[in-house]
Context: one part of a larger RNA
This record gives sequence, structure tokens and C1' cells, in this order.
RNA sequence: GAUUGAACGCUUGCGGCAUGCCUAACACAUGCAAGUCGAACGGCAGCAUCAGGAGCUUGCUCCUGGAUGGCGAGUGGCGGACGGGGGAGUAACGCGUAGGAAUCUGCCUAAUAGAUGGGGACAACUCAGGGAAACUUGAGCUAAUACCGAAUACGCCCUACGGGGGAAAGCGGUGGCACGCUACUGGAUGAGCCUAUGUCAGAUUAGCUUGUUGGUGGGGUAAUGGCCUACCAAGGCGACGAUCUGUAGCUGGUUUGAGAGGAUGACCAGCCACACUGGGACUGAGACACGGCCCAGACUCCUACGGGAGGCAGCAGUGGGGAAUAUUGCACAAUGGGCGCAAGCCUGAUGCAGCCAUGCCGCGUGUGUGAAGAAGGCCUUCGGGUUGUAAAGCACUUUCAGUUGGGAGGACCCUGACGUUACCUACAGAAGAAGCACCGGCUAACUCCGUGCCAGCAGCCGCGGUAAUACGGGGGGUGCAAGCGUUAUUC
Repeated sequence: GAUUGAACGCUUGCGGCAUGCCUAACACAUGCAAGUCGAACGGCAGCAUCAGGAGCUUGCUCCUGGAUGGCGAGUGGCGGACGGGGGAGUAACGCGUAGGAAUCUGCCUAAUAGAUGGGGACAACUCAGGGAAACUUGAGCUAAUACCGAAUACGCCCUACGGGGGAAAGCGGUGGCACGCUACUGGAUGAGCCUAUGUCAGAUUAGCUUGUUGGUGGGGUAAUGGCCUACCAAGGCGACGAUCUGUAGCUGGUUUGAGAGGAUGACCAGCCACACUGGGACUGAGACACGGCCCAGACUCCUACGGGAGGCAGCAGUGGGGAAUAUUGCACAAUGGGCGCAAGCCUGAUGCAGCCAUGCCGCGUGUGUGAAGAAGGCCUUCGGGUUGUAAAGCACUUUCAGUUGGGAGGACCCUGACGUUACCUACAGAAGAAGCACCGGCUAACUCCGUGCCAGCAGCCGCGGUAAUACGGGGGGUGCAAGCGUUAUUC
């Protein structure tokens, strides 16, 4: 000098664009953050409509009917593996770069071939119980795109090449048809796996290893493989640093620097790992699953003491820690996502708004004129000098802020949270808007008073013991400016 997710002190007019718990992966009250489909299904708790009936107060109340719109709960499908979060762990095929072969892939896309005919259940519901609750037991009834046989099989799978095995679902519409279903072959996308190479410090860590290294048989997986297992062999790694210990998510990048290099990994983007702690599997195309399940543990809460409930490292917010970091906001209008034929519903993703000079950028706080060089302050050799064209005065202007009226674009037929939007016009009046640090040298900027090795200053050298340009104050000056200084970090 540059830099920052900064903090502190003093000060503070406006706008745009960004950023905002770096500490306790500490504990969390409350609300919201993942639903959707009635065009899969049986139904009908609630609402509305219609029809019928009853009561009357004659326009209301009640009852009945799934009849219609729809729809709570339930069966079923798809999605809850995306999106969002923080970085604990990890020195590793985790990440980066370049390759590889032994794999899977819902939705999407292209093609081919099909979709015949049956069956038995289980929820909901009804009845009867148990329990304080969470919830749960038994009996009975029922539907399906739920479940299970049978038939069929170009292609598909297995095969000892003789043969053997395996599928389906309908629904909506007046209709053309639309959305689906099954099998299989390609594509696309996504994912799993392997290899080479690079990837912090310590030798005051020198030896490490028994599923260890390799082989055969078997198992397992979508797939290769000690991935697992039985047997056999005795290997494998290591001063080119194994093992151990400490530290750490990695990268694109960021910052500094002429570069080489150093430091770093906030925001944004890619990958990884994690979801109270540890373990486990289930379902599924995909998880060993943040807002799923089971077990154990710690913690918190409820309890009728028998037993139960919970997981903010989602968005807000609270306590705590800390030098320190924001609203329990608005909207799905846009972009995107899930479901749905669609209408649409959901979406703390996202779009916006709020708070903070935290940063960057822009603008303003007036302009011209004005010497009696006013008054006042300060200094003085008492002549004057300086503050200083500075002020006042005179003549103007109105950016920004304020007030009035209008008003796009973001949206495409409709649809705008933002929004008192941006922007335009008019009005008033210099009106509402300057501070901070420094002035001994380094280093731009000097005098007076006070103090008297005291009080104090200080980045280094050093100032202060009676004329201190170095302390404190005044005047003056210098630098930067809505900021300026200090502290901390990196180069």
C1' cells in the first nucleotide's frame, strides 16, 4: 500500500447493488417449511344444491334421500432420495485432472408385440371390548389401476441345447379420442464401481499388517472385487516416509503480488459427508432416508405410575456463548419443483419487502457576486497579521429529500406480492443535510496558554524535570470525507 462475512470509538443526508452467528454440529417455546390425485376405489363425517316429508310463526326450523357439486377419514398411485441447511467427521479414489469396464436407471423419448378369462382377501364401515393417554384387540360386511392363480409370448430369462420359465388395468368422454397398463429393444438423463496421477504438518512416530497379500470352490451384489466364507500358499506395505499422532471438508475460485509464489476456501457454483449420539434394516427405479421405521443411550416433556411423546445443522424466532451478525414480514404475480387430463392445490425453494454505513458504486449538503478586508476569535515586535470572499448583503438555481397529479415494463387471453414501484409533470424554499483523524522526524500540516519526569503521549526513534511545534486546551493548518480513525487478519 492493498485486503476483510470484520469489531470498537466518534459522526451520519439520499439512492442503487450486494453481504450479514466466523463463537456452542449448544439447548430449543410457538407458527409455518411436502404434498397431491374423486378422470384408480368403496364410500359420505362436514358444507352447498336439489327432491320428498313434517312443524308451523308463510319463510324459517327439523327429518329423509349419496340424487348432484364436492369431500373429512380410509384403500390405492405418484412424490416425501428433489428442493433447503450447516461442515461435525474425513488425509480418503473424499476431492481435482485424465481414462476404464463388469453395471442399474422411475418419470422422458423412439420402435415392436400385447392387454384374454377367473379367484380370494384386507381397510374404511357396523358391533363388542381394553387403555388416563398414545393407541389397540376380536367378530362381521365390501370395492379397486390393491393382491393371486390360469391362458397367451415376436422378442425376453435359464439351459446339460433335449427343454423349461415368466405379463397386463383400467378410467374419462356423446363421439373422433385422451390419459394410463404389460413385455422387450434402443436413446437421453442420473447413479454405482475401477485405475493412473496430484492433494497439510510432525521421524522427539521406523517398522506396520492375519481377511492381512494372492489362488481355488461357494455365497452375495444391479455390477467387479477378501465384499463374505471354507481350504491352500506366505505373502503385502515401508526412508520415493509405511504405521502412528496432530490438523483439515475438496474444487472452480478469493486475496495479495510485476510475476513466480504466499495466504485462503464467507457469499455464488460443482462434488463429498452429516441430520440429538451410536447401530440396523424395511419400502422403493433410487435411501440404509433432515421434517420415515426399529433398537440402545443422553436430554426434555406428559402420565391415572401401568405407560407414552420429541429431535430447528429448513424459514422466522428464544435462551446461552460471544468483540460481533437481521423480521416470530408479504406473495405464489414471475422462475422452478411435486401431484393432477385439466381447473387447480402445495411450495419459508424462489420472488420481494423490513433491519444494519457491513462493503462497493453514485449523488447531495448550493451557484455567482461581494473589501467597509465588518464584528468576534487568535496572534502580535501593538504598526499590524490571520481566520477571510469566508460571513453579511445582492442576484440566481432546485439535484436529492418533501408535497401534487399522472404512470409503464416485469405478463402471454386472464393473472403483479413488490407498489405510496421505476419514471414523468407541477409546487415551495437555500431551504432539511459534515464529520473524523492528524500537525517532532518517518509524514502533508505551527503558534499561544496550561502543566512542570507530574498529568500524560507513543507504530519506531523517543517527548515531559518552568518559555514543550511531541502532554491538555484555544486559534490556525493538513489529509480523507458520509465517513474517519483504532484494533485484528492475509500478502
Molecule: small-subunit ribosomal RNA, 5' domain
Organism: uncultured prokaryote